[in-house]
RNA sequence: UCCCCUGUAGCUCAGUGGUAGAGCGACGGUCUGUUAAACCGUUGGUCCCUGGUCCGAAUCCAGGUGGGGGAG
Numbered sequence: 001u002c003c004c005c006u007g008u009a010g011c012u013c014a015g016u017g018g019u020a021g022a023g024c025g026a027c028g029g030u031c032u033g034u035u036a037a038a039c040c041g042u043u044g045g046u047c048c049c050u051g052g053u054c055c056g057a058a059u060c061c062a063g064g065u066g067g068g069g070g071a072g
Stems, first nucleotide, its partner, number of pairs: 001071007010024004018055001025043006048064005
């Protein structure tokens, strides 16, 4: 310098144009002599940044930027 993948909740990841979700976690409760387990509830987001397309963008396009891999 070039090519590919990737950035979404505290963590791991879904979501392929129409109100952003799951598991784990955290908090509260039920249960128990206590803890754990189990069950119920609550808590959760500037979807990396800027611009564009569209009635409508996490999603499509352009540029930038963080991370990973490859070529030279």
Transfer RNA from a Promethearchaeota archaeon, 72 nucleotides, folded computationally. Its Rfam family is "tRNA". The family's RNA type in Rfam is transfer RNA. NCBI's taxonomy places the organism under Archaea, Promethearchaeati, Promethearchaeota. The sequence is in RNAcentral, with records from ENA.